[in-house]
Context: one part of a larger RNA
RNA sequence: CUGGGCGUAAAGGGCGCGUAGGCGGCUGAUCAAGUCAGAUGUGAAAGCCCACGGCUUAACCGUGUGAAGUGCAUCUGAAACUGGUCGGCUUGAGUAUCGGAGAGGAAAGUGGAAUUCCCGGUGUAGAGGUGAAAUUCGUAGAUAUCGGGAGGAAUACCGGUGGCGAAGGCGACUUUCUGGACGAAUACUGGCGCUGAGGCGCGAAAGCGUGGGUAGCAAACAGGAUUAGAUACCCUGGUAGUUCACGCCCUAAACGAUGUCAACUAGUUGUUGGGGAGGGAGACCUCCUUAGUAACGCAGCUAACGCGUGAAGUUGACCGCCUGGGGAGUACGGUCGCAAGAUUAAAACUC
Numbered sequence: 001c002u003g004g005g006c007g008u009a010a011a012g013g014g015c016g017c018g019u020a021g022g023c024g025g026c027u028g029a030u031c032a033a034g035u036c037a038g039a040u041g042u043g044a045a046a047g048c049c050c051a052c053g054g055c056u057u058a059a060c061c062g063u064g065u066g067a068a069g070u071g072c073a074u075c076u077g078a079a080a081c082u083g084g085u086c087g088g089c090u091u092g093a094g095u096a097u098c099g100g101a102g103a104g105g106a107a108a109g110u111g112g113a114a115u116u117c118c119c120g121g122u123g124u125a126g127a128g129g130u131g132a133a134a135u136u137c138g139u140a141g142a143u144a145u146c147g148g149g150a151g152g153a154a155u156a157c158c159g160g161u162g163g164c165g166a167a168g169g170c171g172a173c174u175u176u177c178u179g180g181a182c183g184a185a186u187a188c189u190g191g192c193g194c195u196g197a198g199g200c201g202c203g204a205a206a207g208c209g210u211g212g213g214u215a216g217c218a219a220a221c222a223g224g225a226u227u228a229g230a231u232a233c234c235c236u237g238g239u240a241g242u243u244c245a246c247g248c249c250c251u252a253a254a255c256g257a258u259g260u261c262a263a264c265u266a267g268u269u270g271u272u273g274g275g276g277a278g279g280g281a282g283a284c285c286u287c288c289u290u291a292g293u294a295a296c297g298c299a300g301c302u303a304a305c306g307c308g309u310g311a312a313g314u315u316g317a318c319c320g321c322c323u324g325g326g327g328a329g330u331a332c333g334g335u336c337g338c339a340a341g342a343u344u345a346a347a348a349c350u351c
Stems, first nucleotide, its partner, number of pairs: 003323004007305002012319001014202004021195003025089007033082002035078008049066001052062003092192001093189004097184003104178007111155001116150007126137002163170002207248006216242002221237004259318006267296013300307002324351003333344004
């Protein structure tokens, strides 16, 4: 150095961008570093191996002989492959033009429904709530109903097995700014590519800091019930929080529990966005193609479940990770953080 693995048994990094590194399309010439062949030198002796000989054998020994020492150096040569250099190419990658789709992102503005509260009108004794109740609200006029107003948060229907995004995630409408993907034809660049240790950025919810905001909901908390008890489930209240701005935190069953990229390998049925062809007066229908998305299913794979052209099939490139259970994702140390803590990460001991 070499093994076997990672959907559910231990194991895919939460996601992306990208440095070093690893790997890299077709083709011509050239060099000869890797590679291959030959030669020379060297590779101490002993030992090992082969043969012979010496102690009566053996072990042992050697005036010795041979082989080996898979290596190194030098020289000569080969040029398929890897690599270097020079050149060409267009299929990988990218750019330009045109086009339609989309809750992709950021900011500003606007709307309607509903809840709550306030004011006024009508109106009278209940209302709430539950399995049943009570706490609670109400003759200081509640609940109900009508009109007006305030404020915050969320955006019914459309809505979908639908769409977009790298992931987290994204759902009223309008405007401005802005990212990506896709399709159709051409034209252009000419390997500009893939992966990616470190690094950098993004990253639900909860939580933290400063300052606003606070309608509803609601940890904590209080009360009422239930109960043997009830620090719960149910009910009445209710503060952080949920919201906004800026700055932190960096974790999730961050899941498809399935890393990224590429090639190849039966079909069937939907569906979303494009494009093309045919039919029809039209509405529309049929077929083909392309990029997604979903349900089946052959071969194959799998311990089975299942996966099955979006593979968990057949292969290649690169990264991450696993190595019995507990101790433990803990201690110690380091790094990061305001803190909470995060990250990196053992051992004794024990079964």